[in-house]
RNA sequence: GCCCUCGUAGUUCAAUGGAUAGAACAAUAGCCUUCGAAGCUGGAGAUGGGGGUUCGAUUCCCUCCGGGGGCA
Numbered sequence: 001g002c003c004c005u006c007g008u009a010g011u012u013c014a015a016u017g018g019a020u021a022g023a024a025c026a027a028u029a030g031c032c033u034u035c036g037a038a039g040c041u042g043g044a045g046a047u048g049g050g051g052g053u054u055c056g057a058u059u060c061c062c063u064c065c066g067g068g069g070g071c072a
Stems, first nucleotide, its partner, number of pairs: 001071007010025004018055001028042004048064005
C1' cells in the first nucleotide's frame, strides 16, 4: 500500500429493511434481615462520527476513526 472482517448498555451477546433496539451479568432503588450476604421486585442505562438510499436504516451504499486478520 491492497483486500477481508468487526464496532450495539459498565461487560458478554441478540435483532440481516418494519413499527417500543431485547436479554444475561454488573451497578442502583425498594422488600426481606439486628446489619450484611443470598433471594424477590422495580426503574434507569446503548446502535463509533459524518453523509446518502428508502415511506421506514442496527441492517444497504460512500467516507472517516478504531480493533482484528490476510497478501505484498
Overview: The RNA shown here (transfer RNA) has 72 nucleotides and comes from a Candidatus Yanofskybacteria bacterium. Its mean pLDDT, the model's own confidence on a scale to 100, is 81.